[in-house]
């Protein structure tokens, strides 16, 4: 440069949740990825209801009641249904995902959950501290560009 291959379960998917090492049967360390705490500055001063001064506004401090607040996570938030709340269901949405190298761009399915923490945490450098689970089986196309792999 030219040609051919991108296909597959020892493979793929969601997720941060892999990989290595060292003693030895169970723990520890490292890299790497991922979360939380945590200065300046900056923002912010828990939310509601009572009272007292009072013409109003603000402020203070008093008393009462509060599933107040925050985290991971795409998973928020509308409106209906049940005699009402919670909880359940239904149609939608913020948003997320998959359709087998990527990336654009059609089209197509799906998901929209859960759970921690315990009245407390904005940001946030140094430092500090913790996860590394669990659960699954998709495959449609087109133009272009950019890889990898072989001869």
């Nucleotide at each position: 440069a030219u040609u051919c291959u991108u296909c597959g379960a020892u493979c793929g998917c969601u997720g941060a949740a892999u990989c290595u090492u060292c003693c030895u049967g169970g723990g520890a360390a490292g890299a790497g990825c991922g979360g939380g705490g945590g200065a300046a500055c900056c923002a912010a001063u828990u939310g509601g209801a009572c009272g007292a001064u009072a013409g109003c506004c603000u402020u203070u401090g008093g008393u009462c009641c509060a599933c107040g607040g925050g985290g991971u996570g795409a998973g928020u938030c509308u409106c209906g249904g049940u005699a009402a709340u919670a909880a359940c269901c239904g149609a939608g949405u913020a948003g997320g995902g998959c359709g087998a190298c990527u990336c654009c761009c059609a089209c197509g399915c799906c998901c929209g959950a859960a759970u921690c923490c315990g009245u407390c945490a904005g940001c946030u450098a140094a430092c500090c501290u913790c996860g590394c689970a669990a659960g699954c089986g998709u495959c449609u196309g087109g133009a272009g560009a950019g890889g990898a792999g072989a001869a």